[in-house]
Context: one part of a larger RNA
RNA sequence: CCAUGUUGAAGGAACUCGGCAAAAUGACCCCGUAACUUCGGGAAAAGGGGUGCUUUCUUAUUUUUGAAUUAAGAAAGCGGCACAUACUAGGGGGUAGCGACUGUUUAUUAAAAACACAGGACUCUGCUAAGUGGUAACACGACGUAUAGAGUCUGACACCUGCCCGGUGCUGGAAGGUGAAAAGGAAAAGUGUUAUAAGCUUUGAAUGGAAUCCCCAGUAAACGGCGGCAGUAACUCUAACUGUCCUAAGGUAGCGAAAUUCCUUGUCGCAUAAGUAGCGACCUGCACGAAUGGUGUAACGACUGCCCCGCUGUCUCCAACAUGGACUCA
Numbered sequence: 001c002c003a004u005g006u007u008g009a010a011g012g013a014a015c016u017c018g019g020c021a022a023a024a025u026g027a028c029c030c031c032g033u034a035a036c037u038u039c040g041g042g043a044a045a046a047g048g049g050g051u052g053c054u055u056u057c058u059u060a061u062u063u064u065u066g067a068a069u070u071a072a073g074a075a076a077g078c079g080g081c082a083c084a085u086a087c088u089a090g091g092g093g094g095u096a097g098c099g100a101c102u103g104u105u106u107a108u109u110a111a112a113a114a115c116a117c118a119g120g121a122c123u124c125u126g127c128u129a130a131g132u133g134g135u136a137a138c139a140c141g142a143c144g145u146a147u148a149g150a151g152u153c154u155g156a157c158a159c160c161u162g163c164c165c166g167g168u169g170c171u172g173g174a175a176g177g178u179g180a181a182a183a184g185g186a187a188a189a190g191u192g193u194u195a196u197a198a199g200c201u202u203u204g205a206a207u208g209g210a211a212u213c214c215c216c217a218g219u220a221a222a223c224g225g226c227g228g229c230a231g232u233a234a235c236u237c238u239a240a241c242u243g244u245c246c247u248a249a250g251g252u253a254g255c256g257a258a259a260u261u262c263c264u265u266g267u268c269g270c271a272u273a274a275g276u277a278g279c280g281a282c283c284u285g286c287a288c289g290a291a292u293g294g295u296g297u298a299a300c301g302a303c304u305g306c307c308c309c310g311c312u313g314u315c316u317c318c319a320a321c322a323u324g325g326a327c328u329c330a
Base pairs, nucleotide, nucleotide: 001325002324003323004322005321006320007319008318010316011315014314019311027051028050029049030048031047036041038156052078053077054076055075056074057073058072059071060070079083091309092308093307094306095305096304097303098301099300103115104114119154120153121152122151123150124149125148131140132139133138157296158295159294160293162226163225164224167223168222169219170218171217172216173215176214177213183207190202192200193199227245228244229243230242231241254288255285266282267281268280269279270278
């Protein structure tokens, strides 16, 4: 010096990305317990007090009765620095984000806000079901039958879920256009066969013609989308109001410097002596927004940010001790 432990004056997070690590709390009994709440919880909330041994007594238990036992309690006393005497055995509170919850996951750097979930919605499927595996037979679906099965999205609960069908998709429609093969066979002959014809063969326009596509509708909890420029009120500012251009329609409710805000450490307030963090507001939303769900939310979380109490060698600032290494010698 290193590892693992033990202890530490005064201070007590000044350490640090961050209280990481350590310390502290801890058992049982009694008292007591807030906001909020889905009335179940929150809750072991928080915060207090007690605990050893001896003798006597009380009540209950046990016993046929008594003694002894067991449990709860009362009084008086005894010893120690210390009585849950060692070991073992929650730190607590406040606030915000995300996800409702218990659960699942990258075996071997990620346990999470990711996945799942109950609940919600849409679409398909009438049974030889749709869907899936297989070349097929066949099998699953299911010895089920639309309160069933399959696919996709959302994700408890509460309040809600606005406008757009122009594009893409899907569903329906069938008048017209387009249009494959079969069918059809005009006009002209030619080709092959043949000595030459006929016959046979071959070439072949119009016509005809399903789905598709064009077309016409519907459909957004389908994929998706949800404007600009000017002017205007009796200080100024702002613009309820007006004009105009464009669009399929111009973002409604709610939320908003946010897990989203570039400028930005925005501005104001709280908290600190001092706060690019945090919380509450404002709205100028570079570039929130409604099942790609929006906004809330009790409970829950080895999740993430911030604050307070307690506690401490994390630190000011290091020291001593124990054990094992390292080191020196053999």

Predicted 3D model of a 330-nucleotide part of an RNA (large-subunit ribosomal RNA, domain IV) from Phaeoceros laevis. The gene name in the source record is rrn26. The RNAcentral record of the full RNA draws on ENA and SILVA.